The prediction has a mean pLDDT of 79. Predicted 3D model of a 167-nucleotide RNA (c-di-AMP riboswitch aptamer (ydaO/yuaA leader)) from an uncultured Verrucomicrobia subdivision 3 bacterium. It was read from a public genome assembly, where an Rfam model found it. Its Rfam family is "c-di-AMP riboswitch aptamer (ydaO/yuaA leader)". About the family: This family represents a conserved RNA structure found upstream of the ydaO and yuaA genes in Bacillus subtilis and related genes in other bacteria. The model forms 96% of the base pairs in the Rfam consensus.

RNA sequence: AGUUGUCAGCAGCCUAAGCGGCCCGGCCUUCCUGCCGGUCCGCGCGGGGGAACCAAAUCCCCGGAGAAUAUCCGGGGACGGGGCGUACGCGAAUGGCGAACCAUUCGCGCGGUCACUUUCAGGACCGAGCCCGUCAGCUAACCUCGUCGGCAUCUGGAAGGGCGAUC
Numbered sequence: 001a002g003u004u005g006u007c008a009g010c011a012g013c014c015u016a017a018g019c020g021g022c023c024c025g026g027c028c029u030u031c032c033u034g035c036c037g038g039u040c041c042g043c044g045c046g047g048g049g050g051a052a053c054c055a056a057a058u059c060c061c062c063g064g065a066g067a068a069u070a071u072c073c074g075g076g077g078a079c080g081g082g083g084c085g086u087a088c089g090c091g092a093a094u095g096g097c098g099a100a101c102c103a104u105u106c107g108c109g110c111g112g113u114c115a116c117u118u119u120c121a122g123g124a125c126c127g128a129g130c131c132c133g134u135c136a137g138c139u140a141a142c143c144u145c146g147u148c149g150g151c152a153u154c155u156g157g158a159a160g161g162g163c164g165a166u167c
């Protein structure tokens, strides 16, 4: 120094939101060390845009063709779309001129959190907010952005990992 075993004990969490460096400012009587904050840079982490190929190209009503609920044609009407994020889907009722569209409430489903990780059983809580501006599927090259905030938090079982006093 490495490997394996034994065995007290320990660990902040959500989130991509962390680490390191130069410099500057503040604090500790001094730039010894250290702590806090800031600019810039790098790494890491996480988003968005963006070819080909591929995929997709809304919904409702009426009329016609048609064997047809397939498909096509004509007319009328409704409705923007997308991103971050768990923060969504379906059904019913009610309301909005309402079939398409929207809102509210309820129910069901689904999703997120509950303190090292995974899993099982039970339980609790949550499903917000913000942004782009009529534009966006996927996406190699390439372009670009962020690295904030918030909190102190259940019970039991199983498996696994990290640090580590001792031997």
Base pairs, nucleotide, nucleotide: 005167007164009163010162012151013150014149018043019042020041021040023038024037025036026035027034044147045146046145047144048143049142054137058078059077060076061075062074063073064072065071080135081132082131083130084129088109089108090107091106092105093104094103095102096101110127111126112125113124114123116160117159118158119157120156121155122154